[in-house]
């Protein structure tokens, strides 16, 4: 270098303030957060994974299927739905004295994936 195997490690962030009220971190005003790999150039919103829930095979640990959010305008530039500006918009499942993206719980759990060792090839 290159291909595959084994193993180790990592690997999700967020309700301040103010209102109503018996009661909300849940409504309301405001506020704050934004896995993973790709994209000519740095993305929550492109293109894909993944995660959660469904369902089905096996039969407990997998394999396989289904569903899977949401943006525009302006500007620079070769080149940006990704930079700059301004404006919007999106966020599983169960719980709760009362509706949750941010609080609790599954989960000290799995995951895309990421580094690094060993093996093997040359």
């Nucleotide at each position: 270098a290159g291909a595959u195997u084994u193993c180790u490690u990592c690997g999700g962030g967020g309700c301040a303030g103010g209102g109503c009220g018996u009661a909300a971190a849940u409504c309301c005003c405001u506020a704050c957060c934004g896995g993973c790999g790709g994209u000519u150039a740095c993305a929550g919103u492109c293109c894909g994974c993944g995660a959660c829930u469904c369902c089905u095979c096996u039969a407990u640990a997998g394999a396989g299927g289904a569903c899977u959010g949401a943006u525009u305008u302006g500007g620079u530039g070769a080149a940006a739905c990704u930079c700059c500006a301004a404006a919007a918009c999106c966020g599983a499942c169960a719980g709760u004295u009362a509706c949750a993206g941010u609080c609790u719980g599954g989960a000290u759990g799995g995951a895309a994936g990421a580094a690094g060792a060993a093996g093997c090839u040359g």